[in-house]
Context: one part of a larger RNA
RNA sequence: GUCCUCAAGGAACUCGGCAAACAAGCGGCCGUAAGUUAGCGAUAAGGCCUGCCCCUUUCUCGCAAGAGAGAGGGGCCGCAGUGAAAGUUUUCCUGGCAACUGUUUACCAAAAACACAGCUCCCUGCAAACUCGUAAGAGGAAGUAUAGGGGGUGACACCUGACCAAUGCCGGAAGGUCAACCAUGGUGGGUACACAUACUUCGGUGUGUGUGCUGGACUAUGUAAGCCCCGGUGAAUGUCGGCGAUAACUAUAAUCGUCCUAAGGUAGCGUAAUUCCUUGUCGGGUAAGUUCCGACGUGCACGAAUGGUGUAAUGACUGGGAAACUGUCUCGAGGACUCGCUCG
Numbered sequence: 001g002u003c004c005u006c007a008a009g010g011a012a013c014u015c016g017g018c019a020a021a022c023a024a025g026c027g028g029c030c031g032u033a034a035g036u037u038a039g040c041g042a043u044a045a046g047g048c049c050u051g052c053c054c055c056u057u058u059c060u061c062g063c064a065a066g067a068g069a070g071a072g073g074g075g076c077c078g079c080a081g082u083g084a085a086a087g088u089u090u091u092c093c094u095g096g097c098a099a100c101u102g103u104u105u106a107c108c109a110a111a112a113a114c115a116c117a118g119c120u121c122c123c124u125g126c127a128a129a130c131u132c133g134u135a136a137g138a139g140g141a142a143g144u145a146u147a148g149g150g151g152g153u154g155a156c157a158c159c160u161g162a163c164c165a166a167u168g169c170c171g172g173a174a175g176g177u178c179a180a181c182c183a184u185g186g187u188g189g190g191u192a193c194a195c196a197u198a199c200u201u202c203g204g205u206g207u208g209u210g211u212g213c214u215g216g217a218c219u220a221u222g223u224a225a226g227c228c229c230c231g232g233u234g235a236a237u238g239u240c241g242g243c244g245a246u247a248a249c250u251a252u253a254a255u256c257g258u259c260c261u262a263a264g265g266u267a268g269c270g271u272a273a274u275u276c277c278u279u280g281u282c283g284g285g286u287a288a289g290u291u292c293c294g295a296c297g298u299g300c301a302c303g304a305a306u307g308g309u310g311u312a313a314u315g316a317c318u319g320g321g322a323a324a325c326u327g328u329c330u331c332g333a334g335g336a337c338u339c340g341c342u343c344g
Base pairs, nucleotide, nucleotide: 001337002336003335004334005333006332008330009329012328017325027049028048029047030046035040037155051076052075053074054073055072056071057070058069059068060067061066077081090323091322092321093320094319095318096317097315098314102114103113118153119152120151121150122149123148124147130139131138132137156310157309158308159307161240162239163238166237167236168233169232170231171230172229175228176227177226182222183221184220185219186218187217189214190213191212192211193210194209195208196207197206198205199204241259242258243257244256245255268302269299280296281295282294283293284292
């Protein structure tokens, strides 16, 4: 290390009955609760039988001979009759979570996580939305809103409250703001020519006017969506108060006042997989119970598809209890085989 056995006790072990043991072993007969979505639960639980020999008898097939399947009675042997071997769920009571079968961290996590059918919202009229690709093109789909894509929730039952102030989305267009181009106008510059005028060293220079050309020059007006603005929208992201006083004992506050807010948490549940104080308080279970079950509500910091509360069935999920059983333990002991090392 792998197995086997054990007096008395029987979970006192331990985080925890982990491991082991027990029981059962898809047979026949009887019997079977709560609950329930009437399918289940259920092989619930629990009890009895099983070999061999003899006799009687029923049914089916067959013309018959006979073959097969049962039922009843009597007897025989053993500790033991599905007499071996192999494979192979112990059971019950009560909570939590997840409806279920399924999927997952290949190699520390199989779960309450993911998925799921169902529900709901949004987008999409087909050259669809959406996705891949620079594009051609392809998927969607050789489909057409009873279809396709995306988000959320997660069977079923009863339900799903208030708030549109903020953010998002949808709709609107009166006004405000607002880009580049473009169109039209203006300002100023460069340059060429003509004319006028001043100066002149007669070569020209300066100024003004007009005409033309030119520059990604400057500027004004006009012009979109968006934003500001107006409305809608929560199974969109989200949010869902404080203080003071008051009843003929006390206590409490149906009630009143006041401040703030978009509105102040409705039903249901509640010390919870959520409760800090906390081993809350009461009841149950135990001789004794920080866990457990049932209540209470003062919810630090539950709460309604980030779903709320229930729920039969299901679960190698998780908490508590019980029966049986045992070397888990009191508390160790003995035996078989094997491996490493040491010695021989």
Molecule: large-subunit ribosomal RNA, domain IV
Organism: Candidatus Nomurabacteria bacterium